[in-house]
């Protein structure tokens, strides 16, 4: 100088405030409870973010199979699962440490490939060669070795050969097929054969092949449930209200059921959990032992101020939970390697 991995995300103390929890206290009920009264411990992140994958959980659907649709795509392993991770193979970049790759099929079919160029899949413009010739860069034929265009021009390169040429033939390399050896495999190495009509690219174009996938989501869902429609049964022709009384006016009453609104409870945080140690494994990870409890709100708490100090503090705020990916991130520290 460079290149990987990991940690941290101001610190300490004080005062006031907010949230749920526990204990005590006070108030209240038949019971569940209520309270800003006090005390105690606790109270955002490495990404809580994007909501892009995967799973748990919940409701609905579901004999089995298929179609459609979607996802994935070298090999082996890890895992609850994955598009994630680990270890390899192959390819690309870099002197190197190292980084990157959706990396099956374009010898099943279809489509697309601007411009340029004669020609973009089978093509003769120039050139080369042969023949004819009216002698004109005219006509016919052969030829992809050379030139021109292009990202790409029909395996490459050297030779033989030929009128000139051409895998027409030969060696080497590449490609394809078969076999052998090593490896669990991807693949690597080797031997033999094919003359290459398999003759360009594109499959995050259609498509083909293989594997996998039911749908919706915590505003899921479960329980309680006023009020108010409505229904049934029972009771009574009286009773209740207005009023001092009469007349008059108004109303049936009680019980049960009921849909599940307002509202409440639950789901809700003890979990594929965290820390330490040991063991197995190259590793992802797994096993065992011990220890720990670490937000749970519902209009939504996690803040403000003061003091000291330093390098003067970036990106950013939980809302069912977990594993990943991606994106944002001031500064500091540790460590492997070139």
């Nucleotide at each position: 100088a460079g290149u990987g991995g990991g940690a941290u995300g101001g610190a300490u103390g004080g005062u006031c405030g907010c949230g749920g929890c526990u204990g005590c206290g006070c108030c209240g009920u038949a019971a569940u409870g209520g309270c800003g009264g006090c005390a105690g411990a606790c109270g955002a992140g490495g990404a809580a973010a994007g909501u892009c994958c995967g799973g748990g959980c919940u409701u609905c659907a579901c004999a089995g199979g298929g179609c459609a649709g979607g996802a994935u795509g070298c090999c082996g392993g890890a895992u609850a699962a994955c598009a994630u991770c680990c270890g390899g193979u192959g390819g690309a970049g870099g002197c190197g440490a190292c980084u990157c790759c959706a990396a099956g099929g374009a010898c099943a079919g279809u489509g697309c490939a601007a411009c340029a160029g004669a020609a973009a899949u089978g093509u003769a413009c120039c050139g080369c060669c042969g023949g004819c010739u009216u002698c004109g860069g005219g006509c016919c034929g052969g030829u992809a070795a050379g030139g021109u265009u292009g990202g790409a021009a029909g395996g490459g390169c050297a030779g033989u050969g030929u009128a000139a040429g051409a895998g027409a033939c030969u060696a080497c390399c590449g490609c394809c097929c078969u076999c052998c050896u090593g490896g669990u495999a991807a693949c690597a190495g080797g031997a033999g054969g094919g003359g290459c009509a398999u003759a360009u690219g594109u499959a995050a174009a259609c498509c083909c092949c293989a594997u996998c996938c039911g749908a919706a989501g915590c505003a899921a869902g479960a329980c309680c449930g006023a009020a108010c429609a409505g229904a049934a049964a029972g009771c009574a022709u009286a009773a209740g209200g207005c009023g001092g009384c009469c007349c008059g006016c108004c109303u049936g009453c009680u019980u049960u059921c009921g849909g599940g609104u307002a509202g409440g409870u639950u789901g809700c945080u003890g979990g594929a959990g965290c820390c330490u140690g040991c063991c197995g494994g190259c590793g992802a990870c797994g096993g065992c032992a011990g220890g720990c409890c670490u937000a749970g709100a519902u209009a939504g708490a996690u803040g403000a101020c003061c003091a000291u100090u330093c390098a003067c503090g970036a990106c950013a705020g939980a809302a069912c939970c977990c594993g990943g990916c991606u994106u944002a991130u001031a500064g500091u520290c540790c460590u492997g390697c070139u």